[in-house]
């Protein structure tokens, strides 16, 4: 350096649900929670799903999800 995360340890993240903003909306943020996560760090590049607008025959546009899967980038701990 690459590949593999069975044990341990030290700390990270936070799904449902709640409460508060913000958004027509999918959802995002701040608390609380904590189902889980080894990349659940970060990028919409392909492809899923979801929102909203035109159209309504086929589809365009904008946009949300990185905790849906793929790819790109980087990283903690161990051991082999």
């Nucleotide at each position: 350096a690459a590949c593999a995360g069975c044990c341990a340890a030290a700390g990270c993240c936070a799904c449902a649900c709640c409460c508060g903003u913000u958004g027509u909306g999918a959802a995002a943020c701040g608390g609380g929670g904590u189902c889980g996560g080894a990349a659940a760090g970060c990028c919409u590049c392909g492809g899923g799903u979801c929102u909203c607008c035109a159209a309504c025959g086929c589809u365009g546009g904008a946009g949300a999800u990185a905790g849906c899967c793929g790819g790109g980038c980087u990283g903690c701990c161990a051991u082999g």
The prediction has a mean pLDDT of 85. A computed fold for an 80-nucleotide RNA from a Gallionellaceae bacterium, annotated as c-di-GMP-I riboswitch aptamer. Of the family's consensus pairs, 95% are formed in the model.